[in-house]
This is a predicted structure of a 385-nucleotide RNA (Bacterial RNase P class A) from Amnibacterium sp. The model forms 94% of the base pairs in the Rfam consensus. Taxonomically the source falls in Amnibacterium (Bacteria, Bacillati, Actinomycetota, Micrococcales). The coordinates come from a structure-prediction model, not an experiment, and the mean pLDDT is 76. The sequence was found by an Rfam model in a public genome assembly.
RNA sequence: AUGGGCCGGCAGACGGCCGCGUCGGCCGCCGCUUCACCGCGGCGACCGCCGAGGAACGUCCGGGCUCCGCAGAGCAGGGCGGUGGGUAACGCCCACCCGGGGUGACCCGAGAGCAAGUGCAACAGAGAGCAGACCGCCACGAGCGUCCGCGAGGACGCACGGGGUAAGGGUGAAACGGUGGUGUAAGAGACCACCAGGGGUCCGGGUGACCGGAUCCGCUGGGUAAACCUCGCCCGGAGCAAGGUCGAACAGGGACCGAUUCGGCUGCUCGCCGAUGGUCCCGGGUGGACCGCUGGAGGGCUGCGGCAACGUAGUCCCGAGAUAGAUGGCCGUCACCGCUCCACCAGGAGCGGUACAGAACCCGGCGUAUCGCCGGCCCAUUCUC
Numbered sequence: 001a002u003g004g005g006c007c008g009g010c011a012g013a014c015g016g017c018c019g020c021g022u023c024g025g026c027c028g029c030c031g032c033u034u035c036a037c038c039g040c041g042g043c044g045a046c047c048g049c050c051g052a053g054g055a056a057c058g059u060c061c062g063g064g065c066u067c068c069g070c071a072g073a074g075c076a077g078g079g080c081g082g083u084g085g086g087u088a089a090c091g092c093c094c095a096c097c098c099g100g101g102g103u104g105a106c107c108c109g110a111g112a113g114c115a116a117g118u119g120c121a122a123c124a125g126a127g128a129g130c131a132g133a134c135c136g137c138c139a140c141g142a143g144c145g146u147c148c149g150c151g152a153g154g155a156c157g158c159a160c161g162g163g164g165u166a167a168g169g170g171u172g173a174a175a176c177g178g179u180g181g182u183g184u185a186a187g188a189g190a191c192c193a194c195c196a197g198g199g200g201u202c203c204g205g206g207u208g209a210c211c212g213g214a215u216c217c218g219c220u221g222g223g224u225a226a227a228c229c230u231c232g233c234c235c236g237g238a239g240c241a242a243g244g245u246c247g248a249a250c251a252g253g254g255a256c257c258g259a260u261u262c263g264g265c266u267g268c269u270c271g272c273c274g275a276u277g278g279u280c281c282c283g284g285g286u287g288g289a290c291c292g293c294u295g296g297a298g299g300g301c302u303g304c305g306g307c308a309a310c311g312u313a314g315u316c317c318c319g320a321g322a323u324a325g326a327u328g329g330c331c332g333u334c335a336c337c338g339c340u341c342c343a344c345c346a347g348g349a350g351c352g353g354u355a356c357a358g359a360a361c362c363c364g365g366c367g368u369a370u371c372g373c374c375g376g377c378c379c380a381u382u383c384u385c
Base pairs, nucleotide, nucleotide: 001381002380003379004378005377006376007375008374009373010372012334013333014332015331016330017329018328020051021050023048024047025046027044028043029042030041031040032039053356057367058366060365061364062363063362064361065239066238067237068236077235078234079233080232081231082096083095084094085093086092097111098109099108100107101106112230113229117228118227119224120223134169135168136165137164138163140161141160143158144157145156146155147154148153177195178194179193180192181191182190196220197219198217199216200215201214202213203212204211205210243291244290245289246288252282253281254280255279256278257277261275262274263273264272265271298317299316300315301314302313303312304311305310335354336353337352338351339350340349341348342347
């Protein structure tokens, strides 16, 4: 210099004009209060403060909060799955292990179990799931041909028959470990040596996943569980339109419960009935205000503990709460990026672009979208000193 990997950050700035929302101040008008004052409420003008995000998004996970349900356990259903840690919790994060990819920095993995059972696999191929004989190889049987031999017979070749054989060829993503030898008619872990894998036992290291070593067993009969399934662990349901208070409006009816209170049968006990009360269903009405509502597992900086995620202490900061839903538009200057032209040493001029998107109870994650820019560490190749 070029290409790449990982981590973190920014998300245009300033000025002018116009506009929007909450809140506060002040003024005006209207309403309530008997008029006025005061107070309360509504509307409007002015002034002031504040006014979206890294994803506010998708609503895919996890929690807080609220209401309902609940002895405990189980069934059904759903989710998760290496180990150790972090956390309020998680399917998230960190570190490590194992497997795979990359020259490398590094990246990816739902990463338990298919020697419980069931299922699935296109095409090609002889054979694909207790394997398989198409070509080839091998011996045997009978036949034909040629040659040799006086003869008995022998050698070679061709095609046939029923067999043996997984060494070789061929098909495939995959054909039942690999190389060499012994052996054999030809072959084969059939046997042997070495290598690779698996299993048992023992030793050593590690909290652990796991790693290293020794020894024995010829054990090497595949894949797939984000296929059914099995094992282990986790999960009660609904959600701020939760839930509560006030106001307005309306029309009640039915079912069930009943440890409250009242009344009746009946003076008492039990029991029954009705009202009140609670839950649900049908029907009717309203859809206004307030609380919930935003200061919280909150953020910045520094120190300490930890490899890290994170925890903790000190200090500083408070930064939207709308309800049909505000946070915007135009102009100018500058900044950044791209293109073109002039100059070609610094530079100058013109044009274009500056995304994705937007709160609605609040947090922690994940995923997705995003014009571009900045910082740090690292890797590979090449060049120069």